A computed fold for a 73-nucleotide RNA from Vacuolonema iberomarrocanum LEGE 07170, annotated as transfer RNA.

RNA sequence: GGGGAAUUAGCUCAGCUGGUAGAGCGCCAGGAUCGCACCCUGGAGGUCAGGAGUUCGAAUCUCCUAUUCUCCA
Numbered sequence: 001g002g003g004g005a006a007u008u009a010g011c012u013c014a015g016c017u018g019g020u021a022g023a024g025c026g027c028c029a030g031g032a033u034c035g036c037a038c039c040c041u042g043g044a045g046g047u048c049a050g051g052a053g054u055u056c057g058a059a060u061c062u063c064c065u066a067u068u069c070u071c072c073a
Stems, first nucleotide, its partner, number of pairs: 001072007010025004019056001027043005049065005
């Protein structure tokens, strides 16, 4: 330099054919316990890497940029 893949909650990751953004763990509150842990119930937490375009509508499609991983040279 060229090819491919990835980027979504604090962490690890889902998200089907474009139509209300989710799970586990963690965090907070309550329950239970003499108390703690486990457990049960509820809650908070997201510019979906950034920008532009297409569309009635974009995490999802197209283009550019950034970062990471990988292959070729």
Notes
The prediction has a mean pLDDT of 84. Taxonomically the source falls in Vacuolonema iberomarrocanum (Bacteria, Cyanobacteriota, Cyanophyceae, Vacuolonema). It was read from a public genome assembly.